[in-house]
Predicted 3D model of an 86-nucleotide RNA (c-di-GMP-I riboswitch aptamer) from Aquibacillus sediminis. Of the family's consensus pairs, 95% are formed in the model.

RNA sequence: UUACGACAAUGGCAAACUUAUCGAAAGGUAAGGACGCAAAACCACGGGCCUAAAGCUUUCCGAGCUAUGGUCGCCGGGCUACCGAA
Numbered sequence: 001u002u003a004c005g006a007c008a009a010u011g012g013c014a015a016a017c018u019u020a021u022c023g024a025a026a027g028g029u030a031a032g033g034a035c036g037c038a039a040a041a042c043c044a045c046g047g048g049c050c051u052a053a054a055g056c057u058u059u060c061c062g063a064g065c066u067a068u069g070g071u072c073g074c075c076g077g078g079c080u081a082c083c084g085a086a
Stems, first nucleotide, its partner, number of pairs: 004084002012037002017032006035073001042078002045076003048071003055065004
């Protein structure tokens, strides 16, 4: 230095839920709160999943299709980083 991840140490992040707010929604943001996480830091590049405003279709006032929206705490990948037992 790289790989790796301990009944080590310093710490870190923060699920569900609640409140407020943005959004058509999925979901995001902030405060509280901790299910958990060795990258649960960052990136939408590939896949998956969620939503369907607008658009299109329609057997029509039902419904269906679709991401340009979202999810990195779904996976892969890229990239950066604390510590140092085996």
Model confidence (mean pLDDT): 91 of 100.
Lineage of the source: Bacteria > Bacilli > Caryophanales > Bacillaceae > Aquibacillus.